Description
A computed fold for a 71-nucleotide RNA from a Defluviitaleaceae bacterium, annotated as transfer RNA. It was read from a public genome assembly. Its mean pLDDT, the model's own confidence on a scale to 100, is 81. Its Rfam family is "tRNA". By type it is a transfer RNA.
C1' cells in the first nucleotide's frame, strides 16, 4: 500500500428490514439467627457521520478502533 473480518447493557452472546432479547453481574425483595445457595423483580445497550426505505442493529457508503491475509 492492497484485500477481508469484527464492533449490541458492566461482561458474554442472540436478533427474516417491523416493540432490541437471553445469561451472568449490580441493585431491591422472599427465605435464613446471620450469611451463602435457591427463587422473584427492577435498571442498564446497537462505535461515529451520511444515504436508501413508510420503517435500519440489519442494506449502501465514509470514518474510527481492533484482528487476519498478501506484498
Nucleotide at each position: 500500500a492492497g484485500g477481508g473480518g469484527u464492533a449490541u447493557a458492566a461482561u458474554g452472546u442472540a436478533a427474516c428490514g417491523g416493540c432490541a432479547g437471553c445469561a451472568u453481574a449490580c441493585c431491591g425483595g422472599u427465605c435464613u439467627c446471620c450469611a451463602a445457595a435457591a427463587c422473584c423483580g427492577u435498571u442498564c445497550g446497537u462505535g461515529a457521520g451520511g444515504g436508501u426505505u413508510c420503517a435500519a442493529a440489519u442494506c449502501c457508503u465514509u470514518c474510527u478502533a481492533c484482528c487476519c491475509c498478501u506484498g